Annotation:
This is a predicted structure of an 85-nucleotide RNA (c-di-GMP-I riboswitch aptamer) from Psychromonas sp. psych-6C06. RNAcentral holds the sequence, with entries from Rfam. The prediction has a mean pLDDT of 86. Lineage of the source: Bacteria > Pseudomonadati > Pseudomonadota > Psychromonadaceae > Psychromonas.

[in-house]
RNA sequence: GCUAGAAAAAGGCAAGUUAAGGGAAACCUUAAUACGCAAAGCCACCGGCCUGUCGACAACUGUCUAUGGUAGCGGAGUUACCGAG
Numbered sequence: 001g002c003u004a005g006a007a008a009a010a011g012g013c014a015a016g017u018u019a020a021g022g023g024a025a026a027c028c029u030u031a032a033u034a035c036g037c038a039a040a041g042c043c044a045c046c047g048g049c050c051u052g053u054c055g056a057c058a059a060c061u062g063u064c065u066a067u068g069g070u071a072g073c074g075g076a077g078u079u080a081c082c083g084a085g
Base pairs, nucleotide, nucleotide: 002085003084005082012037013036016033017032018031019030020029021028022027035072041078042077045075046074047073048070049069050068055064056063057062
């Protein structure tokens, strides 16, 4: 450096829930717990998905709309622990 993650060790992350806070919402942050995760580290570049403020259209409540979000949906990019071959 490459390949795969069988066994082992050190550690790491945290779905959902509860509490507090932020946000129009989706969702996010912090604390507790722990469904799971070998990149469940980082990154919205591509596709997907969620929301629908502003705006547009329509007309009384609808449709469209991302500049908002999701990396624990897939791909690309990028960095990294452990031992094994």